[in-house]
This is a predicted structure of a 65-nucleotide RNA (transfer RNA) from Heterocephalus glaber. Its mean pLDDT, the model's own confidence on a scale to 100, is 81. The sequence is in RNAcentral, with records from Rfam. It matches the Rfam family "tRNA". Rfam describes the family as follows. Transfer RNA (tRNA) molecules are approximately 80 nucleotides in length. By type it is a transfer RNA.

RNA sequence: GAUAUAGCUUAGUGGAAGAGCACUUGCCUAGCAUGCACGAGGCCCUGGGUUCAAUGCCCAGUAUC
Numbered sequence: 001g002a003u004a005u006a007g008c009u010u011a012g013u014g015g016a017a018g019a020g021c022a023c024u025u026g027c028c029u030a031g032c033a034u035g036c037a038c039g040a041g042g043c044c045c046u047g048g049g050u051u052c053a054a055u056g057c058c059c060a061g062u063a064u065c
Base pairs, nucleotide, nucleotide: 001065002064003063004062007021008020009019010018015052023039025037026036027035045061046060047059048058049057
């Protein structure tokens, strides 16, 4: 100096979080795989501050590079 967001890889921006893979359920199949459809899973690294409102801004810390 950079990075930290779902089990993994990641997007995101002051009005509150999406995707892919993985997982569950159903369909398909004699069965498996593939394919199709649905669903679950996130106090956004921690603690403060600013703000009506913070994942996003400021400060400190922790971890990794």